[in-house]
RNA sequence: GCGAAUAGCUCAGUGGUAGAGCUUCGGCUUUACACGCCGCCGGUCGCAGGUUCGAUCCCUGCUUCGCC
Numbered sequence: 001g002c003g004a005a006u007a008g009c010u011c012a013g014u015g016g017u018a019g020a021g022c023u024u025c026g027g028c029u030u031u032a033c034a035c036g037c038c039g040c041c042g043g044u045c046g047c048a049g050g051u052u053c054g055a056u057c058c059c060u061g062c063u064u065c066g067c068c
Base pairs, nucleotide, nucleotide: 001067002066003065004064005063008022009021010020011019016053025039026038027037028036046062047061048060049059050058
């Protein structure tokens, strides 16, 4: 100097009530397990300010991580 931080994990989401896949859990199926199918739970969007009617998104500072 550049980039990243969003669910337990991997990641979407370019200003209008925050989502997917996988995992966990429950159900169906099976003698049982696995696979498969269905459903649920799970979020202070790293922290603090600012702009705005309204911020995950724009601006500033800080923290942590990665690259040069």
Annotation:
Transfer RNA from a marine eukaryotic metagenome, 68 nucleotides, folded computationally. The prediction has a mean pLDDT of 83. The RNAcentral record of the sequence draws on MGnify. It matches the Rfam family "tRNA". Rfam classes the family as a transfer RNA.